Context: one part of a larger RNA
């Protein structure tokens, strides 16, 4: 529980697309379902309420009125909503021109670094730490030079920067491909907003099959530390980390702030466009930061990128623990995910 809320107190769905539904611009005609209004019918009586009356009062009883917020029917009205018709261009979109971008996919290529292999030079250490040791090296290591192999990641540029719905995206080039911004004109003519279900996308870890395996590194082993040390430190090291395909579907998936639209002082950076014959200048659109006014806020803070002022629609919260547990259902190969209580207790 017809309330109040959701940045940090409980509470914004991880993100999008979109079905039903809800909501919806300006002008005009019709209609009359909603809506407003009148008449009639009905809305049993008792009861309740107001007034009056009868038992000495009251309870009780009687009368009148009111009420019965409703439904039906017949008229009337036409502002608003709906429905039907016509029109419009400002919402939305299309085309033409220009623009920026690590947006996505595929392929090819490059240089540094790392490890390993081969050979040369060369000799006693190297490595590691707080200090050591395990480890490695006279079977020639480390260092250095040359050659080769492999895998992964792309220093500088780099930004308080760009792009993407979110997750996320960074060497270069080519091909395919999505979105966005600006200016002008033409066109369509409300085609819009939101969105329960549904569907798609969705970091890392994890799973299946096949490949790959340089580095790093759960598990594991050893060395230390310590009272102990199933850790922190060190030496190794397997899954994994990488690729393809298929699953998983979670996160502090965060701006802890749903989406859209409108309105509401300024100042100052940056990114991408446009305009102004003059520009170190002014201005405009889109984005991204900082500061700040009114206002809001429990405060912190937010403040034209709102947490201000409003509207539309969705999601969610309702004391702590029990518990994101049990159970049922459902999805998954599994791990587990989704949905999701109660007893009891404070």
């Nucleotide at each position: 529980c017809u309330g109040g809320g959701c940045g940090u107190a409980a509470a914004g769905g991880g993100c999008a697309u979109g079905u039903a539904g809800g909501c919806g611009g300006c002008c005009u005609u019709g209609u009359a379902a909603g809506c407003c209004u009148g008449g009639c019918g009905u809305g049993a009586a008792a009861g309740u309420c107001a007034c009056c009356g009868g038992c000495u009062c009251a309870a009780c009883c009687g009368g009148u009125g009111g009420a019965u917020u409703g439904c039906g029917u017949c008229g009337g009205g036409a502002a608003c909503u709906g429905c039907a018709g016509g029109g419009c261009u400002u919402g939305a979109g299309u085309c033409a021109c220009g623009g920026a971008g690590a947006g996505g996919g595929a392929g090819c290529u490059a240089g540094a670094a790392u490890u390993c292999c081969u050979g040369g030079u060369g000799u006693a250490g190297g490595g590691g730490u707080g200090a050591a040791a395990u480890c490695u090296g006279u079977a020639g290591a480390g260092a250095u030079c040359a050659g080769g192999a492999a895998g992964a990641a792309u220093a500088c540029c780099a930004a308080c920067g760009a792009c993407g719905a979110a997750g996320g995206c960074a060497a270069g080039c080519u091909c395919c491909u999505g979105g966005c911004c600006g200016a002008u004109g033409a066109c369509u003519g409300a085609c819009g907003c939101u969105g329960a279900g549904g569907u798609g996308c969705g970091a890392a870890a994890g799973u299946g099959u096949g490949g790959g395996g340089a580095u790093c590194a759960a598990a594991c082993a050893g060395g230390a530390u310590u009272a102990g040390a199933u850790a922190c430190c060190c030496u190794g090291g397997u899954a994994g980390u990488c690729c393809a395909c298929a699953c998983u579907g979670u996160a502090a998936a965060c701006g802890a702030u749903g989406u859209g639209c409108a309105c509401u002082a300024g100042g100052u950076g940056c990114u991408g466009g446009g305009g102004c014959g003059g520009a170190u200048g002014c201005u405009u659109c889109a984005g991204u930061g900082c500061c700040g006014g009114a206002g809001c806020u429990a405060a912190c803070g937010c403040g034209g990128u709102a947490a201000g002022u409003g509207c539309a629609c969705c999601g969610c919260c309702u004391g702590g623990g029990g518990a994101g547990u049990a159970u049922g259902c459902u999805c998954g190969c599994a791990a587990g995910g989704g949905u999701g209580a109660a007893a009891c207790u404070c």
Source information: This is a predicted structure of a 346-nucleotide part of an RNA (small-subunit ribosomal RNA, central domain) from a metagenome. The full RNA is in RNAcentral, with records from SILVA. It matches the Rfam family "Bacterial small subunit ribosomal RNA". Rfam links the family to the GO terms ribosome and structural constituent of ribosome.